[in-house]
Transfer RNA from a Methanomassiliicoccales archaeon, 75 nucleotides, folded computationally. Model confidence (mean pLDDT): 80 of 100. Its Rfam family is "tRNA". Rfam describes the family as follows. Transfer RNA (tRNA) molecules are approximately 80 nucleotides in length. The family's RNA type in Rfam is transfer RNA.
RNA sequence: GCGACCGUAGUCUAGUGGUUAGGACUGAGGCUUCCCAAGCCUUAAGCCCGGGUUCAAAUCCCGGCGGUCGCACCA
Repeated sequence: GCGACCGUAGUCUAGUGGUUAGGACUGAGGCUUCCCAAGCCUUAAGCCCGGGUUCAAAUCCCGGCGGUCGCACCA
């Protein structure tokens, strides 16, 4: 340099066009307990950036950025 795949809370992950983005861990508060742990309830935090298509985009398209893998180059 070329190609493929991927990018969603602090971490992991679901979502394949439909209005309120779900779950787990984690944090905060509470219940329970002699205390801790476990369990239960409440709550906090998210679609990498820009543009396009559409009545409607996390989702489709284009570009950028980043990551992984493969290929090429490396006098």